[in-house]
RNA sequence: AUGAACAAAGGCAAAUCCACCGAAAGGUGGAGACGCAAAGCCACGGGUCUGUAUUCCUUAAAAGGAAAUGAUAGCCGGGUUACUCUCA
Numbered sequence: 001a002u003g004a005a006c007a008a009a010g011g012c013a014a015a016u017c018c019a020c021c022g023a024a025a026g027g028u029g030g031a032g033a034c035g036c037a038a039a040g041c042c043a044c045g046g047g048u049c050u051g052u053a054u055u056c057c058u059u060a061a062a063a064g065g066a067a068a069u070g071a072u073a074g075c076c077g078g079g080u081u082a083c084u085c086u087c088a
Base pairs, nucleotide, nucleotide: 003085004084011036012035016031017030018029019028020027021026034074040080041079042078044077045076046075047072048071049070054067055066056065057064058063
C1' cells in the first nucleotide's frame, strides 16, 4: 500500500433547549451526547429538502406544478488530506 476486529491517547457531536442570522430548508455560538475510523475538507455526479420575490405552465377560480435561488459532506458515489492500530 491494504484494512478497521481489539486497545489506548485524542477528536467530532444527533435529538432537544437557549441566543443570533435566514423568506425557508438550514447555518453559527453555548448547553447536551444519538452515534461516528474520516461524522476532516470539496456541492463534481445522483438523491433529498427549500423555494420569498420573479417568470412560465395548468385552472373558471381557489389553488397546484416547473425553473431560477439556496441547503445537506451525519443520504450515496467521487475527489483530496490525515491520527491511531493492524497485517504482509